[in-house]
Context: one part of a larger RNA
RNA sequence: CUCUCUCUAAGGAACUCGGCAAACUGGCCCCGUAACUUCGGAAGAAGGGGCGCCCAAAAUUCAUUUUUUGGGUCGCAGUGACCAGGCCCAGGCGACUGUUUACCAAAAACACAGGUCUCCGCAAAGUCGUAAGACAAUAUAUGGGGGCUGACGCCUGCCCAGUGCCGGAAGGUUAAGGAAGUUGGUUAUUUCUUUCCCCGUAAGGGGACAAGAAAAAAGCUGACGACCGAAGCCCCGGUGAACGGCGGUCGUAACUAUAACGAUCCUAAGGUAGCGAAAUUCAUUGUCGAGUAAGUUUCGACCUGCACGAAAGGCGUAACGAUCUGGGCGCUGUCUCGGAGAGAGGCUCG
Numbered sequence: 001c002u003c004u005c006u007c008u009a010a011g012g013a014a015c016u017c018g019g020c021a022a023a024c025u026g027g028c029c030c031c032g033u034a035a036c037u038u039c040g041g042a043a044g045a046a047g048g049g050g051c052g053c054c055c056a057a058a059a060u061u062c063a064u065u066u067u068u069u070g071g072g073u074c075g076c077a078g079u080g081a082c083c084a085g086g087c088c089c090a091g092g093c094g095a096c097u098g099u100u101u102a103c104c105a106a107a108a109a110c111a112c113a114g115g116u117c118u119c120c121g122c123a124a125a126g127u128c129g130u131a132a133g134a135c136a137a138u139a140u141a142u143g144g145g146g147g148c149u150g151a152c153g154c155c156u157g158c159c160c161a162g163u164g165c166c167g168g169a170a171g172g173u174u175a176a177g178g179a180a181g182u183u184g185g186u187u188a189u190u191u192c193u194u195u196c197c198c199c200g201u202a203a204g205g206g207g208a209c210a211a212g213a214a215a216a217a218a219g220c221u222g223a224c225g226a227c228c229g230a231a232g233c234c235c236c237g238g239u240g241a242a243c244g245g246c247g248g249u250c251g252u253a254a255c256u257a258u259a260a261c262g263a264u265c266c267u268a269a270g271g272u273a274g275c276g277a278a279a280u281u282c283a284u285u286g287u288c289g290a291g292u293a294a295g296u297u298u299c300g301a302c303c304u305g306c307a308c309g310a311a312a313g314g315c316g317u318a319a320c321g322a323u324c325u326g327g328g329c330g331c332u333g334u335c336u337c338g339g340a341g342a343g344a345g346g347c348u349c350g
Stems, first nucleotide, its partner, number of pairs: 001345008010336002014334001019331001027051005036041001038151001052073008074078001086329007093321002098110002114149007126135003152316004157246003162243002164239005171234003177228002181224006189215006195208005247265005274308001275305001286302005
């Protein structure tokens, strides 16, 4: 010097991002106990007092069990060692107990009871599997699946134009398929030409194999095709605890300021209640008040909400929390500012 402990004058958070760490408190009995409250709690609230041993009396017990009262007595100290809540005030968030990132996060995140919407009539919906089959469920709408919200209290406004979903079926559009018909390919066959043979003086007539060309029925096989043709889409309605959205400009009151009021443009509709510099406020340490000698934090108000807002819920809320934030009492080596001691290691010497 490092680590683990013990003590420390005076002060007592001046330390520090922050009382981090440490200290205080601590058991049992008695007294006593506020706001608030969902009347259960809050509460061990807070805050006080007592505690060993001996004797006597009384009460009590199944018990030589327990208790009360009075008296006495020892120590620095009587829950004599060990073990064993610090407390209060205010606010945010989450109702609560619970769950979570095994090994940097335990929380305000997840879950939750409750609320609500929606799907599903059972060979259910939904899920897994190519299938067989399985789960759902040896259940049956007081059941099962999915979404959102998240106890409780008071509530949950406006917009259906867009997107989604549900319903509708008149009209428009529309597939496969069907189809009156139109038009190709293929060729049985027919015709013509060339060549050869016969008759004839010739013109010409007759016949045959082969080759070439043209036309072409039926069948088969293509193309086109009026018309018929479902759902869907267009269309018509509904629906927000469906996805979502919820304005601007100008003027106006007998001081000024402001604007209950008016005008105008746009929109599907222009943010209601409640809350608001907030876990949301940029400017910002907004302004005023409280607390302090002094307060970018905190609390109470204000409202100019850059950019709160009503189940991606709004606002409250007793209880709860190894939660986060501000303040206070007590307490302390956190500090002024260090010091002393014990043990372990290091270092020096041997």
Molecule: large-subunit ribosomal RNA, domain IV
Organism: Yamagishiella unicocca